[in-house]
A computed fold for a 481-nucleotide part of an RNA from an uncultured prokaryote, annotated as small-subunit ribosomal RNA, 3' major domain. The RNAcentral record of the full RNA draws on ENA. The coordinates come from a structure-prediction model, not an experiment, and the mean pLDDT is 82.
Context: one part of a larger RNA
């Protein structure tokens, strides 16, 4: 000096406390383990592995299996010798392709030229080499979690100590902050914090189409539909606004607290982005990049099929339910945020329906996707394993896509399981939040109950730090470094 202590002080966080919804029981989704299996490719493991890498495994993706196949290779550069003028597309036999053979026929004839060439490309061959999702994250770079958006981590001089080191950075307050203020052998400084970015919440000015319609006119069954208007709205560029500014009380005359007026906002208004010094030899050689080490007719290339979807089990994340604050049925209201030319698709016309056909209009504040949904209103069901659930299964169907058998969503009809609110335990949330409700994207041919985003509706309770956890300071032990 630090690390630890089931030492002591302060003090903070949805840490407990107070609430409110969950998991754990059930069914089904997904991952993981563990078993199986030719193969069930690999990675990831306490919080910080397990709906994670994967923003989507019928091929293909792919890496893995089986059997079939290539050997300067599917790719990159150079160099050698010969030939040939190409090539390229098409077409015929074997074949699961891959590929192999076979030419015959039709088409079409590489760019530049000083016309000497000279460059490409192809086919064969030499071999240097290519190639490797083969190890090594404990060689490695980069990118990345974590603790923790916690308030910390350090330097220069200077003083003090023989010295490791100590001051400063610790004491008194405050504060979300080592954030300020006083004090002080210290006095400055960095690098976190703060601020500066972006969004939102009021107002202004300015600009008005494809947004808007207050007033004026015109039309229609209905509707900004038409003239037309620049007001609101709303778009999107620049302003303004808060700063403990202002008043009181408090405090050490400070820093600050605390209430209170303006105010759309009050004390960091809400929300992001932003992650100090370093910790865990934490993760990733499968994103990439590279050192070593391996394999070179195969640990490399190619293409079928198959696996990566198994299935006595076990966890972990989600869904969807057990109902009456709710099922089913008619009828009706009101977002926001995206996406759209290989694509959104509207009306109409079939269809019980997933959708099929035709086909406007949209390169989008103009068309579409697009009916939000929970909600209101009326009825019906009366407490039933039910008109709750909706697994699971027979049958017929739809779309993607060469192709739905292993193995896709989606419909219509039949079937109608377990579940009556879940033991030990154990998670999230502090306000437009939790609960609940739909809504659109990105990956995407198809394939979300995962994920990212957006709106509706909207709560309870926080007395307080005694206790669990985690962290910071300060200060005490220590046979530990």
């Nucleotide at each position: 000096u630090g690390a630890c202590g089931g030492g002591g002080g302060c003090c903070c966080g949805c840490a407990c406390a107070a609430g409110c919804g969950g998991u754990g029981g059930a069914g089904c989704a997904u991952g993981u383990g563990g078993u199986u299996u030719a193969a069930u490719u690999c990675g990831a493991c306490g919080c910080a592995a397990c709906a994670c890498g994967a923003a989507g495994a019928a091929c293909c993706u792919u890496a893995c299996c089986a059997g079939c196949u290539c050997u300067u290779g599917a790719c990159a550069u150079a160099u050698c010798u010969a030939u040939c003028g190409c090539g390229g597309a098409u077409u015929g036999a074997g074949g699961a392709g891959a590929c192999u053979c076979u030419u015959u026929a039709u088409u079409u004839u590489c760019c530049c030229u000083u016309c000497g060439g000279g460059g490409g490309c192809a086919c064969a061959g030499u071999g240097a080499c290519a190639g490797g999702u083969g190890c090594u994250g404990c060689a490695u770079g980069g990118c990345u979690g974590u603790c923790g958006u916690c308030a910390g981590c350090u330097c220069g001089u200077g003083u003090c100590g023989u010295g490791a080191g100590a001051u400063g950075u610790u004491g008194g307050g405050u504060u979300a902050a080592g954030u300020c203020c006083c004090g002080c052998a210290a006095c400055g400084a960095g690098c976190a914090c703060u601020a500066c970015c972006c969004u939102u919440g009021u107002c202004c000015u300015u600009a008005g189409u494809u947004g808007c319609c207050a007033g004026c006119a015109c039309g229609u069954a209905a509707u900004g539909g038409u003239g037309g208007g620049a007001a609101c709205u709303c778009u999107a560029a620049g302003g303004a606004g808060a700063c403990u500014g202002c008043c009181g009380g408090u405090g050490u005359u400070a820093a600050g607290c605390c209430g209170g007026a303006g105010g759309a906002a009050g004390g960091u208004g809400g929300g992001g982005a932003u992650g100090a010094c370093g910790u865990c030899a934490a993760a990733u050689c499968a994103u990439c990049a590279c050192g070593g080490c391996c394999c070179u007719u195969a640990c490399g290339g190619g293409a079928u099929g198959g696996g990566c979807u198994a299935c006595a089990c076990a966890c972990g994340u989600g869904c969807u339910a057990c109902a009456a604050u709710g099922g089913c049925a008619a009828g009706u209201a009101c977002a926001g945020a995206g996406g759209g030319u290989c694509g959104c698709a509207a009306a109409c016309u079939c269809g019980c329906g997933a959708g099929a056909g035709u086909a406007a209009g949209c390169u989008a504040a103009u068309c579409c996707c697009a009916c939000a949904a929970a909600g209101c209103u009326u009825g019906u069901c009366u407490u039933a394993g039910u008109c709750c659930g909706g697994a699971u299964u027979g049958g017929a169907g739809c779309c993607u896509g060469c192709a739905a058998c292993c193995c896709g969503a989606c419909u219509c009809c039949g079937u109608g399981a377990a579940g009556u609110c879940g033991g030990a335990a154990u998670c999230g949330c502090u306000a437009g939040u939790a609960a609940u409700c739909g809504u659109a994207g990105a990956u995407c041919a198809g394939a979300a109950u995962g994920c990212u985003a957006c709106g509706g509706u909207g709560a309870a309770u926080a007395c307080g730090u005694u206790c669990c956890c985690c962290g910071g300071c300060c200060u005490u032990g220590u046979a530990c470094a």